[in-house]
Context: one part of a larger RNA
RNA sequence: GGUGCAUGGUGGAUGCCUAGGCGUCCAGAGGCGAAGAAAGACGUGGUAGCCUGCGAUAAGCCCGGAGAAGGCGGCAAACAGCCUGUGAUCCCGGGAUUUCUGAAUGGGGAAACCCGACGUCACUGAGCAAUCAGAUGGCGUCACCGGCGGCUGAAUUCAUAGGCCGUCGGAGCCGACCCGGGGAACUGACACAUCUCAGUACCCGGAGGAAAGGAAAUCAACCGAGACUCCGUCAGUAGCGGCGAGCGAACGCGGAUACAGCCCAAACCGGUCUUCGGACCGGGGUUGUGGGGCCUCGAGGAGUUAAAAAGGCGCGGCCGGCGGAAUGGUCUGGAAAGGCCAACCAGAGCGGGUGACAGUCCCGUAGGCAAAGGUCGCAGCCCUCCGUUGAGAGGAUUCCCAGAGUAGCACGGAGCCCGUGAAACUCCGUGUGAAGCCGGGGGGACCACCCUCCAAGGCUAAGUACUCCUGGACGACCGAUAGUGGACCAGUAAGGUGACUGAAAGGUGAAAAGAACCGCAAUAAGCGGAGUUAAAAGAACCUGAAACCAUGCACUU
Numbered sequence: 001g002g003u004g005c006a007u008g009g010u011g012g013a014u015g016c017c018u019a020g021g022c023g024u025c026c027a028g029a030g031g032c033g034a035a036g037a038a039a040g041a042c043g044u045g046g047u048a049g050c051c052u053g054c055g056a057u058a059a060g061c062c063c064g065g066a067g068a069a070g071g072c073g074g075c076a077a078a079c080a081g082c083c084u085g086u087g088a089u090c091c092c093g094g095g096a097u098u099u100c101u102g103a104a105u106g107g108g109g110a111a112a113c114c115c116g117a118c119g120u121c122a123c124u125g126a127g128c129a130a131u132c133a134g135a136u137g138g139c140g141u142c143a144c145c146g147g148c149g150g151c152u153g154a155a156u157u158c159a160u161a162g163g164c165c166g167u168c169g170g171a172g173c174c175g176a177c178c179c180g181g182g183g184a185a186c187u188g189a190c191a192c193a194u195c196u197c198a199g200u201a202c203c204c205g206g207a208g209g210a211a212a213g214g215a216a217a218u219c220a221a222c223c224g225a226g227a228c229u230c231c232g233u234c235a236g237u238a239g240c241g242g243c244g245a246g247c248g249a250a251c252g253c254g255g256a257u258a259c260a261g262c263c264c265a266a267a268c269c270g271g272u273c274u275u276c277g278g279a280c281c282g283g284g285g286u287u288g289u290g291g292g293g294c295c296u297c298g299a300g301g302a303g304u305u306a307a308a309a310a311g312g313c314g315c316g317g318c319c320g321g322c323g324g325a326a327u328g329g330u331c332u333g334g335a336a337a338g339g340c341c342a343a344c345c346a347g348a349g350c351g352g353g354u355g356a357c358a359g360u361c362c363c364g365u366a367g368g369c370a371a372a373g374g375u376c377g378c379a380g381c382c383c384u385c386c387g388u389u390g391a392g393a394g395g396a397u398u399c400c401c402a403g404a405g406u407a408g409c410a411c412g413g414a415g416c417c418c419g420u421g422a423a424a425c426u427c428c429g430u431g432u433g434a435a436g437c438c439g440g441g442g443g444g445a446c447c448a449c450c451c452u453c454c455a456a457g458g459c460u461a462a463g464u465a466c467u468c469c470u471g472g473a474c475g476a477c478c479g480a481u482a483g484u485g486g487a488c489c490a491g492u493a494a495g496g497u498g499a500c501u502g503a504a505a506g507g508u509g510a511a512a513a514g515a516a517c518c519g520c521a522a523u524a525a526g527c528g529g530a531g532u533u534a535a536a537a538g539a540a541c542c543u544g545a546a547a548c549c550a551u552g553c554a555c556u557u
Base pairs, nucleotide, nucleotide: 001556002555003554004553005552006551007550008549009548015542016507017506020478021477022475023474024473025472026471027470028469029467030466031173032172039101040100041099042055043054044053046079047078049075050074051073061095062094063093064092065091070083071082072081106115107114108113116142117141118140119139120138121137122136123134124133125132126131144170145169146168147167148166149165150164151163152162177208178206179205180204181203182202188195192242218225219224229256230255231254232253233252239247240246261459262458263457264403268283269282270281271280272279273278288437290401291400292399294395295394296393297392300386301385302384303383311382312381313380314378315377316376317375318374319373321369322368327342328341329340330339331338343360344359345349351363352362353361408432409431410430411429412428413427414426415425418444439454440453441452442451443450494501495500514541517529518528519527520526
């Protein structure tokens, strides 16, 4: 030096555990903000570093409800001092306060700072007083844009611009979902240009709890259907396609929802005004065949989401809480919930805790009860509205009306399964430009016949999408190199000029009983006794693997 065995050290694997995550489902909520948000800065406690709470009324103030004997938040004990059966702390509802920054909004600004004006109050001085002046402070107001109403008012007569006043609103934040305006490339096509990726990512605008869409100028096929949305199917079909790569419907059928459909413009009538062109208001009216005017018959209907709109009562849910069954003995043990023996409850044997494994010890669980205030829902009653001043039905016939720079067409594009094609249909740009119910659109060039619908105005619940957030339940989900980046004071420490990047780090014990006292030592660290404990598990603390280090013994060189 090596090998083996043993004993230790180091180290923190493994096992066990879970305070935290992950996922699914159900329900709620789906917004906050100039009445100043989100996010912060700085403060705030008797002593006070950080977290939490709160805001100069500062771990809090007031009122109401509930509840109970303790309490003055956590790390985190101690000292000092308090509160509380006149009901505190804690929980819920309502209110008050709420510095400074921040849309930030009096002006400025390198956010949390600086500097103003006006009004008012306090103070001081002058004045008999009204009032004036002054330093400082308190409170209030003072940004911009838009709508509406009014006043005023140039060049320029009317007018308009502009100015001023009043009033209402906007602005910013926020996870995804939604609609609209713009809109890539990598990539695929074994290269690549049409094509694809993809109307995706991304940017911008806008909105809601959903959004969008929506009551046929729709489809269909000679049979018929009857708004829209979503799902399944049709179907990888019909098609499109350097007919390459690839892209890819619809009709129909089956479901979700559903006693969802409505309102204007116009004709006509009446009123007001009129520059006679008409304008406004009210009635009327809303359809594929109908409306107004004429004749006959003729009574109920609707409602708070559209078609008009407000409230009360009631009922129910949620935001606190209350009640809530039933066990003892003995043995082992540090400890009984374990073993044995004998009981009981169960609409409760879900779950958690308690010194080991508890239906009957604790918290709970099943099943019940339930306040004040707030909030949401239901549509029962009150209530509200329309109608006999005609809803609705039938009949007669002539006139009037039924969305125009629209439809169509040409050119240039886009969307559709459709890449210009035989290319309809829908939408946009430029130009052109109808008909008027004896009318017009569509049925995939186009024409005829036939069928079908009525554009150029508007509103509309439900079924559907999503989850920053709240509550509950569940898991052949993870268990500290896993599961969120984050179980722990983490978007922290740290890195970067910056955009941004971004960790590590859990466990004594049932209970601190956290080791009095003595000794060694350098008054340290540490160690030995003593003591605690079931056990030192001794705080560098559960278990404590391996690498690595050391000591002893054996063998070997």
The prediction has a mean pLDDT of 82.
The part of an RNA shown here (large-subunit ribosomal RNA, domain I) has 557 nucleotides and comes from Nitrospirales bacterium NOB.